[in-house]
RNA sequence: UUCUAUAAUAUGCCGAGUCUUCUGAAUAGAAGAGCGGGGGAACCAAUUAUUGGGGUUAAUCAGUUUGAGGUGUUAGAAGUCUCAAAUCGUAGGGCUACCCUUAGUCCGAACCCGUCAGCUAACCUCGUAGGCUUACAAGGGAAGAAUU
Numbered sequence: 001u002u003c004u005a006u007a008a009u010a011u012g013c014c015g016a017g018u019c020u021u022c023u024g025a026a027u028a029g030a031a032g033a034g035c036g037g038g039g040g041a042a043c044c045a046a047u048u049a050u051u052g053g054g055g056u057u058a059a060u061c062a063g064u065u066u067g068a069g070g071u072g073u074u075a076g077a078a079g080u081c082u083c084a085a086a087u088c089g090u091a092g093g094g095c096u097a098c099c100c101u102u103a104g105u106c107c108g109a110a111c112c113c114g115u116c117a118g119c120u121a122a123c124c125u126c127g128u129a130g131g132c133u134u135a136c137a138a139g140g141g142a143a144g145a146a147u148u
Stems, first nucleotide, its partner, number of pairs: 001146004012132003018033006034128006044118001052116001053113004061089001063087009092107005098141005
């Protein structure tokens, strides 16, 4: 100074969720390591109450519209409460393939305990799943290769 894709059985991503050993023909089982969660003193904090409360997780918190039911009324309407659906946002979280910034884009669910748990050393205990992906972002920095 140039190149880092005109390549490809690429691989990569979310997540704690991976690895090792033994038994077994194998699905599997057992034991460890690593990672992750819960319970649990003192000190500190808290001062409540079925309006139950709490935990994992990024996944909390509100509006609007429609429908059903309750209240209201002589009967209604409005208002208001509860539930369901849809929609628009939001605390917060992920990706863009070495990193950062910008820009873009996506998620913002679900499940569990069972009247009970603040923090918390020792100690006790549980989990180690599941689901996706195939080739175009810009700037800066780093690394590597080639040449001089």